Background: The RNA shown here (transfer RNA) has 71 nucleotides and comes from a Parcubacteria group bacterium. Lineage of the source: Bacteria > Bacteria candidate phyla. It was read from a public genome assembly. Its Rfam family is "tRNA". The family's RNA type in Rfam is transfer RNA.

């Protein structure tokens, strides 16, 4: 320099254009003599910018960063 892949709650991971979900963790409540475990509830995320579309995590362009490959 070129090619390919990736970036989503604190962490890991889903979502083939139509309400962003799950696990762990965290908070609150229940249970318990207390704690753990268990049960219930809750907060919490789409890398930045632009475009297409009635509607974008998803498609297109571009930037940043990470991984792999080629030279």
């Nucleotide at each position: 320099u070129c090619c390919g892949g990736g970036a989503u709650c604190g962490u890991c991971u889903a979502a083939u254009g139509g309400u962003a979900g799950g696990a762990c963790g965290c908070a609150u409540g229940g249970c318990u003599c207390u704690g753990a475990a268990c049960c219930a509830u809750g907060a919490a995320a789409u890398c930045g910018g632009g475009g297409u579309u009635c509607g974008a995590u998803c498609c297109c362009c571009u930037g940043u960063c990470c991984c792999g490959g080629a030279a």